[in-house]
RNA sequence: ACCUUAUCAAGAGCGGCGGAGGAACCAGGUCCUGUGAAGCCCGGCAACCUGUUAUCAAGGUGCCAGAUCCUGCGGUAUCAUACCGAAAGAUGAGGA
Repeated sequence: ACCUUAUCAAGAGCGGCGGAGGAACCAGGUCCUGUGAAGCCCGGCAACCUGUUAUCAAGGUGCCAGAUCCUGCGGUAUCAUACCGAAAGAUGAGGA
C1' cells in the first nucleotide's frame, strides 16, 4: 500500500523552538495565519485496542481553529436552501 469493520456536529495551552504558509487529492467557495502558518518539543483531550474490578491507572496509537470548514454524486422537499444516503477521506482494531 490492499480488504473488512466501528466512529467522525463533544473535548483539548496567553507555553518553547521555528519563520510563511495552512485547511487530504482535484475544482469552486470561504476561512485561519508576523496579534506568528506548517513542522518539532512540552502540555493537554479522551476515540479505539491492551490491562482491569463498575472504577481506576498505565501502555500502544490517535487527536488538540471553524461539522471531515462547505460544496461537487444520487434522492426527497415547503427548492439557488434544508434533510437523507453514497463516494472519497481520517482514526482505531482485525486480516491475508